[in-house]
A computed fold for a 349-nucleotide part of an RNA from an uncultured organism, annotated as small-subunit ribosomal RNA, central domain. Its Rfam family is "Bacterial small subunit ribosomal RNA". Gene Ontology terms of the family: ribosome and structural constituent of ribosome. The coordinates come from a structure-prediction model, not an experiment, and the mean pLDDT is 89. The full RNA is in RNAcentral, with records from ENA, Greengenes and SILVA.

Context: one part of a larger RNA
RNA sequence: CUGGGCGUAAAGGGCGCGUAGGCGGAUCUGCGUGUCAGGCGUGAAAGCCCCGGGCUCAACCUGGGAUGUGCGUUUGAAACUGUAGAUCUUGAGGACGGAAGAGGAUGGUGGAAUUCCCAGUGUAGAGGUGAAAUUCGUAGAGAUUGGGAAGAACACCGGAGGCGAAGGCGGCCAUCUGGUCCGUUACUGACGCUGAGGCGCGAAAGCGUGGGGAGCAAACAGGAUUAGAUACCCUGGUAGUCCACGCUGUAAACGAUGCAUGCCAGCCGUUGGGGCACUGAGUGUUUCAGUGGCGACGUUAACGCAUUAAGCAUGCCGCCUGGGGAGUACGGUCGCAAGAUUAAAACUC
Repeated sequence: CUGGGCGUAAAGGGCGCGUAGGCGGAUCUGCGUGUCAGGCGUGAAAGCCCCGGGCUCAACCUGGGAUGUGCGUUUGAAACUGUAGAUCUUGAGGACGGAAGAGGAUGGUGGAAUUCCCAGUGUAGAGGUGAAAUUCGUAGAGAUUGGGAAGAACACCGGAGGCGAAGGCGGCCAUCUGGUCCGUUACUGACGCUGAGGCGCGAAAGCGUGGGGAGCAAACAGGAUUAGAUACCCUGGUAGUCCACGCUGUAAACGAUGCAUGCCAGCCGUUGGGGCACUGAGUGUUUCAGUGGCGACGUUAACGCAUUAAGCAUGCCGCCUGGGGAGUACGGUCGCAAGAUUAAAACUC
């Protein structure tokens, strides 16, 4: 390479938008690129294969024949592919009418709690633990009452619930704004799917500049524990956690399961729409879109998956190819740095 694979054995890119490319719905007509059939030419000789001949046989030598992926040319076929033209509505989009939602951004605002400050009451403890101690307190703590300040997070509702491409998103209000679902359709007419490069988004930690700093808390200090204790426990505590702008670009970024489309038994929940029926508060039934549980066929090495497939198929992309060395070295690219990304070999089992 081929082949076979990628939930857990090696292997799905963290996620999207999209360029090139690949692939692409139904009907008719033309062409004849691919495709198919026939003819002709070429396809050296030797060799291989077949039938003969010559060395006493054979090896060997030799005559004839056959074969020859392919290439060129020519005559034709027109189903499929391609291409040109015309048409269509099921894919895709649009219009109109509804619907739900922690989707995003900005500004404002609320209460509980925590800490601190001031004042009142009040007196000897408080705190903490397995037990203690470090710690706080007669300079009046802890407790309790009133007042004030600050920052961060939003109990109940809350749900196998909802939204988002993923990361993720949760008090309330307003403004701006993205997507989705359902119903109707007399609109466009294949406008589609995927997507190497590319571009954008991307938890936490970390970095830069400037703010902010209540609580928590790497580092650090002390107290314990212990043989030791650079830990687990306790008392403190700085970066950080928060905001603005910029960078970083990684995670068990997980459903460890790429995206799209079609097909293939059911049953029970739940979320958002619609239809129908009825004794219409509502109930029953049905149909789309989501989200769960269990299961037939099928599949799987098994576990399991099972209309939200890991089933049956098609298209496109990414990735794997024994363990270690190693996601390392070197080089390139990116970054302020930390580092990220691309990515070997010797050697060894």